RNA sequence: GGGCCUGUGGUCUAGUGGUUAUGACGCUUCCCUUACAAGGAAGAGGUCGGCGGUUCAAAUCCGCCCGGGCCCA
Numbered sequence: 001g002g003g004c005c006u007g008u009g010g011u012c013u014a015g016u017g018g019u020u021a022u023g024a025c026g027c028u029u030c031c032c033u034u035a036c037a038a039g040g041a042a043g044a045g046g047u048c049g050g051c052g053g054u055u056c057a058a059a060u061c062c063g064c065c066c067g068g069g070c071c072c073a
């Protein structure tokens, strides 16, 4: 330098065009306990990597750029 794959809360992850983005772990508060753990209830936390395009509508499709991975040179 070229090709392919990939990017979603702190971490991992569902979603493959259509209402307000899913779940788990973690975090906060409360209950329970003498206390801790476990358990129960509630809550906070997301520019869906960035910019543009297509579309009535984009996390989702397309292009470029950026980050990561694999392969070739």
Stems, first nucleotide, its partner, number of pairs: 001072007010025003018056001027043005049065005
This is a predicted structure of a 73-nucleotide RNA (transfer RNA) from Halobacteriales archaeon QS_4_62_28. Its Rfam family is "tRNA". By type it is a transfer RNA. The prediction has a mean pLDDT of 82. The organism belongs to Halobacteriales, within Archaea.